[in-house]
Molecule: Bacterial RNase P class A
Organism: Pseudomonadota bacterium
RNA sequence: CCGGGGAGCCGGGCAGCCGCGUCACUUAGGUGCCGAGGAAAGUCCGGGCUCCACGAAACGAGGGUGGCGGGUAACGCCCGCCGGGUCGGGGCUUCGGCCUCGGCUUAGGGAAAGUGCCACAGAGAGCAGACCGCUAACCCGGAAGCGAUUCCGGGCAGCAAGGGUGAAAGGGUGCGGCAAGAGCGCACCGCGCUGCCGGCAACGGCAGCGGCACGGCAAACCCCACCCGGAGCAAGACCGAAUAGGGGCGGCGCGUCCUGGCGACAGGACAGGUGGGUUUCGCACCAGUCGCCCGGGUUGGUUGCUGGAGCGGCGCAGCAAUGCGUCGCCGAGAUGAAUGGCUGCCGGCGCCGCCGCGUCCCUCGGGAAACGGGCGGCGUCACAGAACCCGGCUUACAGGCUCCCCGGCAAC
Numbered sequence: 001c002c003g004g005g006g007a008g009c010c011g012g013g014c015a016g017c018c019g020c021g022u023c024a025c026u027u028a029g030g031u032g033c034c035g036a037g038g039a040a041a042g043u044c045c046g047g048g049c050u051c052c053a054c055g056a057a058a059c060g061a062g063g064g065u066g067g068c069g070g071g072u073a074a075c076g077c078c079c080g081c082c083g084g085g086u087c088g089g090g091g092c093u094u095c096g097g098c099c100u101c102g103g104c105u106u107a108g109g110g111a112a113a114g115u116g117c118c119a120c121a122g123a124g125a126g127c128a129g130a131c132c133g134c135u136a137a138c139c140c141g142g143a144a145g146c147g148a149u150u151c152c153g154g155g156c157a158g159c160a161a162g163g164g165u166g167a168a169a170g171g172g173u174g175c176g177g178c179a180a181g182a183g184c185g186c187a188c189c190g191c192g193c194u195g196c197c198g199g200c201a202a203c204g205g206c207a208g209c210g211g212c213a214c215g216g217c218a219a220a221c222c223c224c225a226c227c228c229g230g231a232g233c234a235a236g237a238c239c240g241a242a243u244a245g246g247g248g249c250g251g252c253g254c255g256u257c258c259u260g261g262c263g264a265c266a267g268g269a270c271a272g273g274u275g276g277g278u279u280u281c282g283c284a285c286c287a288g289u290c291g292c293c294c295g296g297g298u299u300g301g302u303u304g305c306u307g308g309a310g311c312g313g314c315g316c317a318g319c320a321a322u323g324c325g326u327c328g329c330c331g332a333g334a335u336g337a338a339u340g341g342c343u344g345c346c347g348g349c350g351c352c353g354c355c356g357c358g359u360c361c362c363u364c365g366g367g368a369a370a371c372g373g374g375c376g377g378c379g380u381c382a383c384a385g386a387a388c389c390c391g392g393c394u395u396a397c398a399g400g401c402u403c404c405c406c407g408g409c410a411a412c
Base pairs, nucleotide, nucleotide: 001408002407003406004405005404006403007402008401009400010399012346013345014344015343016342017341018340020035021034023032024031025030037383041394042393044392045391046390047389048388049232050231051230052229054282055281056280057279058278059277062228063227064226065225066224067081068080069079070078071077082108083106084105085104086103087102088101089100090099091098092097109223110222114221115220116217117216118215131163132162133159134158135157138155139154140153141152142151143150144149171189172188173187174186175185176184191210192209193208194207195206196205197204198203236303237302238301239300246294247293248292249291250290251289252288255270256269257268258267259266260265272286273285274284275283310329311328312327313326314325315324316323317322347381348380349379350378351377352376353375354374355373357372358371359368360367361366
């Protein structure tokens, strides 16, 4: 200097004039402080807060998450680690390969609980299979040969190693064996089981034994583990005002006994109904309760509404996310919805022109103009706008600056 990856910050500045919104002060003039975001966006997650739902337990329905550990109020988020896949660098090499570092990615529990799918091609796609092929014995035919025998073809039979089809073909490589083959046998790899060691764990390493083996898909239904009330600031609270405490239909229930009382009624027991998807237990209410349809009034004001799981500096612990301590700060609260307009200067970026300071060449007069620099002109300045508030994720973003990691080139 170039490429890749990660993190952070800014994203226009200054001045003048006019104009906005809250709050405070003032008095009828006005003055002062403050006034959008990193995403305010999407409404995808998790909460705070408010209201509703009777509580507990068990079960069911529905939904969510899915390697391990940690962080957090919590999460589907964040951090670290492990495994799989993949790319690149470095080192070693007996040239088979091995070790290590870094980047990207990972819907990463279960296929032996069950069901289902694997089109087409292909012989055969999970109790598999013979198209091209390879091959004894036995049988038939033919040729050569004195003969033993040899060769060719076919049938029967054996095989799934070689080739082909396919996304994928019932482990891979090598040696042996066989008529030819096959984990048929053996070595190594792989797979399964067991034991030991390291690690909180996922997992890794070593050793032994084994059958040498019934594939893939669960981002298919499903199984397993864990988690989950509902609705939402248009939640809700208060004040004011107004109307029609309106009308209709349906389901279930309105029971029994005892005591007191002249009576109305009161108390108690049993039963029943209602209160959640079901059941049990408890609790509360009850002459009511549940559901549907039509119609009327109010669309006013205040509040909720901004001091927070808040922000910043420093220190400590931790690989980190983050936590703790200490010091300091208070950054909009609108309600048809405020922060805008004009002017001047500066700045960033792009293009053009001129100069020739750095730079290059040279016949030392000069020449070149790629890069940096100076002057001038023209154009342009991203995505985008709070509405109860936080923690995330996702998407959008002209341009500028800083730091870290990996690789390449050059120099010392």